Large-subunit ribosomal RNA, domain IV from an Alphaproteobacteria bacterium, 328 nucleotides, folded computationally. Its Rfam family is "Bacterial large subunit ribosomal RNA". Its mean pLDDT, the model's own confidence on a scale to 100, is 87. NCBI's taxonomy places the organism under Bacteria, Pseudomonadati, Pseudomonadota, Alphaproteobacteria. RNAcentral holds the full RNA, with entries from ENA.
Context: one part of a larger RNA
RNA sequence: CGAUGCUGAAGGAACUAGGCAAUCUGCUCGCGUAACUUCGGGAUAAGCGAGACCUGCCCGGCGCAAGCUGGUGUCAGGUGGCACAGAGCAGGGGGUUGCGACUGUUUAACAAAAACACAGGGCUCUGCAAAGUCGAAAGACGACGUAUAGGGCCUGACGCCUGCCCGGUGCUGGAAGGUUAAGAGGAGAUGUGCAAGCAUUGAAUUGAAGCCCCAGUAAACGGCGGCCGUAACUAUAACGGUCCUAAGGUAGCGAAAUUCCUUGUCGGGUAAGUUCCGACCUGCACGAAUGGCGUAACGACUUCCCCACUGUCUCCAACAUCAACUCA
Numbered sequence: 001c002g003a004u005g006c007u008g009a010a011g012g013a014a015c016u017a018g019g020c021a022a023u024c025u026g027c028u029c030g031c032g033u034a035a036c037u038u039c040g041g042g043a044u045a046a047g048c049g050a051g052a053c054c055u056g057c058c059c060g061g062c063g064c065a066a067g068c069u070g071g072u073g074u075c076a077g078g079u080g081g082c083a084c085a086g087a088g089c090a091g092g093g094g095g096u097u098g099c100g101a102c103u104g105u106u107u108a109a110c111a112a113a114a115a116c117a118c119a120g121g122g123c124u125c126u127g128c129a130a131a132g133u134c135g136a137a138a139g140a141c142g143a144c145g146u147a148u149a150g151g152g153c154c155u156g157a158c159g160c161c162u163g164c165c166c167g168g169u170g171c172u173g174g175a176a177g178g179u180u181a182a183g184a185g186g187a188g189a190u191g192u193g194c195a196a197g198c199a200u201u202g203a204a205u206u207g208a209a210g211c212c213c214c215a216g217u218a219a220a221c222g223g224c225g226g227c228c229g230u231a232a233c234u235a236u237a238a239c240g241g242u243c244c245u246a247a248g249g250u251a252g253c254g255a256a257a258u259u260c261c262u263u264g265u266c267g268g269g270u271a272a273g274u275u276c277c278g279a280c281c282u283g284c285a286c287g288a289a290u291g292g293c294g295u296a297a298c299g300a301c302u303u304c305c306c307c308a309c310u311g312u313c314u315c316c317a318a319c320a321u322c323a324a325c326u327c328a
Stems, first nucleotide, its partner, number of pairs: 002322004007317002010314002014312001019309001027051005036041001038157001052079005057073001058071005080084001092307004098301001099299002104116002120155007132141003158294004163224003168221002170217005177212003183206002188201005225243005252286001253283001264280005
């Protein structure tokens, strides 16, 4: 120098990426308790007070009585201390944003989360020797179940909702037509032979699924425009024109876990705010179950602010133990 404790004048987050760490708080009783809310909660909200001991009275239980024993009685009076939940044990609190509804689960040994799961919602397959899965098969699971069941995929409580596009890809359906394999079919042709024949080759025609084709289907994979002009200040454009498309983004939200320009602009908070909250909308590049927007409760999650509190800091110091070092 360091580790672990402990204490600290004045200030009190000025520390720092960030109050990290360490304080504060902590129990019981009495009073009191907001927004919001799914009416259950929120809530130990917040906040305030009391608490030891002695004497007396009061109310119980047992006892003939003496007495013993109990009291949640906010009883009365008094006593001592710096301190009475006297040690130890034992919530700091409030406001606000985002995300995820919640309790759960997870990277054994750098990640506990907004990731996974979840109840709920939807689509789809499956009629039982089910679909699906394992296996070479036998067989087994599914299930000693039977569509209120089982498998797959997506979404993720609840509330309000979930718009347009079937052109492409996928899936489903389609007694026509086109294409099409082996096979069937044999007009003919060739070789050889005197011939019968044998051998080779072979057109038309026929011939499944698939593909083409025709439809349907987006809580299937996915997609959801450009340019120009226009109102009696200006600006803007309800309106018009034109090109393209399968269709041109609806509701809601929006500088957002998404905004490049950007510390956008305005408001709030601070003496001062690239963060934060509320707005605006010019959405580089939100958007509706790859769900959209809200949401009480919940969270060792996350943003910002405030109160209390403190050696985090201004600015360090003393002490205890240990380690280290030096000497013996």